[in-house]
Context: one part of a larger RNA
Molecule: large-subunit ribosomal RNA, domain I
Organism: Candidatus Altarchaeota archaeon
RNA sequence: CCAUACAGGGAAUGGCUUGGUUUGAGAGCCGACGAAGGACAUGGCAAGCUGUGAAAAGCUUCGGCGAGGCGCAUGCAGCCGUCGAACCGAAGAUGUCUGAAUUACUCCGUAAGGGGAGGGAACCCGGGGAAUUGAAACAUCUCAGUACCCGGAGGAAAAGAAAGCAAUAUUGCGAUCCGGUCAGUAAGGGCGACUGAAAACCGGAAAGGGCAAACCGAAUGCGCAAUGGUGACAUUGUGUAGAUGUGGUGUUGAACGGCCCACAUAAAACCAUCUCAUAACUGGUAAAGUCCGCUGGAACGCGGCACCAUAGAGGGUGACAGUCCCGUAGCUAACCUAUGAGGUGGCAGGUGGAGUCCGAGAGUAGCGUGCAUUGGUAUUUGCGCGUGAAGCUCCCAGACAUUAACUGGGAACCCUAAAUACCUCUCAAAGCCGAUAGCGUACUAGUACCGCGAGGGAAAGCUGAAAAGGAGCCCUAACGGGCAGUGAAAAGAACCUGAAGCUGUAUGGUG
Repeated sequence: CCAUACAGGGAAUGGCUUGGUUUGAGAGCCGACGAAGGACAUGGCAAGCUGUGAAAAGCUUCGGCGAGGCGCAUGCAGCCGUCGAACCGAAGAUGUCUGAAUUACUCCGUAAGGGGAGGGAACCCGGGGAAUUGAAACAUCUCAGUACCCGGAGGAAAAGAAAGCAAUAUUGCGAUCCGGUCAGUAAGGGCGACUGAAAACCGGAAAGGGCAAACCGAAUGCGCAAUGGUGACAUUGUGUAGAUGUGGUGUUGAACGGCCCACAUAAAACCAUCUCAUAACUGGUAAAGUCCGCUGGAACGCGGCACCAUAGAGGGUGACAGUCCCGUAGCUAACCUAUGAGGUGGCAGGUGGAGUCCGAGAGUAGCGUGCAUUGGUAUUUGCGCGUGAAGCUCCCAGACAUUAACUGGGAACCCUAAAUACCUCUCAAAGCCGAUAGCGUACUAGUACCGCGAGGGAAAGCUGAAAAGGAGCCCUAACGGGCAGUGAAAAGAACCUGAAGCUGUAUGGUG
């Protein structure tokens, strides 16, 4: 040096799964009644996590359950429980110091009193708004109205009931939103790179309402009190708001309303309460072998004989269990909640005609100009400056302008469910991953550690069916070892399996 054997070391591999990932469904706001997030405490012994708050791993009540329990956490000690504990559900009490953190500030209100502030993974709306990059350089352009910053709202948000589309229509459609398609089309573009719609059609979902004004003219609202009522609400008193207009009426484009005339007296909506149905929630119930033999440490295996099944999904149990345990199919109850239907009550609740008169959103529409924005081109939308109408015999639009006609519509006020987005949270499922994978985290994980800080950010799973976790003896200072014992097996806690590199010993070969 080679080979073989046996060890050490090492941790791969195989097996496993407490965790993750994805999809689907459900749920979706919390907060001055002090949140989210923290600090510090709190146990007989108590460092961490979890729970809780000086009433501190908890207190009270009600309901469920039914034999055990005093969290992870298997110890010692001491307790609780069939006079019903633990645990689960609902309601309540307590709830240190912080944190919007407030004995403050601010808004509404005469006052009494009331509101705001902060947080929330992503989603949504608004105000601001880059650069790398691409254009093979670069400046318009692009990246991109993206990233990011700020403000605001909600369980969704936004949009939304035509001054809309369409036009082939003598007789088209009929709010918005989302998906498909239209279409990489029309259009824009140093006409470069690139950017890039809409209508129609198909589908999802569907819902429409209220003011200003004309006319009437205090007929009205709110606070407090009293009375009646289960309540919605009504009446009275008083104060206050209110003619700078409360309330009634009215809201349209086939034009409409008021005024005027005629007729009529009761459908809807909303609120309270009750009943029913459905759904959801939290639960309940739920069949049939632990028969005989064999192997084995153990039967869930093998052989034999039975049984249930609207249940032969799945998991557990000393090996592979329809009939052992938990469940599962099926059936099903109360409160509460949601939706729908109905009853009762409260508040309230019309139709037609005529066309003289009155009303119908102004620094608006439009125009000029300069910017931004858009596919929007002379023809997107918004903003600045200037200018500036009409009044229903009126006005706007129909993708250049203008004129005539035709067609569609009624701006300059407001509200509006669903279909849609998201995935913090809950549940379920899986042609997903199986510990260098899958979330960074299956473990005391945003922990240890690093950084002044913003921030960065790990490693780390597995004895056995059961601790039966090795009594006793011997060696040792101890660690540890040798016997002995446990176990099916040492699997011995440096614990399943235990590859290779690497190390050693023995034997053989070779030099």